Predicted 3D model of a 73-nucleotide RNA (transfer RNA) from an Acidimicrobiaceae bacterium.
The prediction has a mean pLDDT of 83.
Its Rfam family is "tRNA". Rfam describes the family as follows. Transfer RNA (tRNA) molecules are approximately 80 nucleotides in length.
Lineage of the source: Bacteria > Actinomycetota > Acidimicrobiia > Acidimicrobiales > Acidimicrobiaceae.
RNAcentral holds the sequence, with entries from ENA.
[in-house]
RNA sequence: GGGCCGCUAGCUCAUCGGGAAGAGCGGGAGACUUUUAAUCUCAAGGUGCCGGGAUCGAGACCCGGGCGGCCCA
Numbered sequence: 001g002g003g004c005c006g007c008u009a010g011c012u013c014a015u016c017g018g019g020a021a022g023a024g025c026g027g028g029a030g031a032c033u034u035u036u037a038a039u040c041u042c043a044a045g046g047u048g049c050c051g052g053g054a055u056c057g058a059g060a061c062c063c064g065g066g067c068g069g070c071c072c073a
Stems, first nucleotide, its partner, number of pairs: 001072007010025004019056001028042004049065005
């Protein structure tokens, strides 16, 4: 220098074809228990890496940039 992949909740990751975001774990509240743990229930939590474009509408498509990983030189 070139190519490919990834970036979404505190963490690990879904949402592979555009109709507007979800799970597990963690944290909170409650139930159960003499208490704790375990188990069960509930609710909360997101500038979807950044900027721009196309679209009525983008996490998803197009362009540029950043960060991380792998490969080639």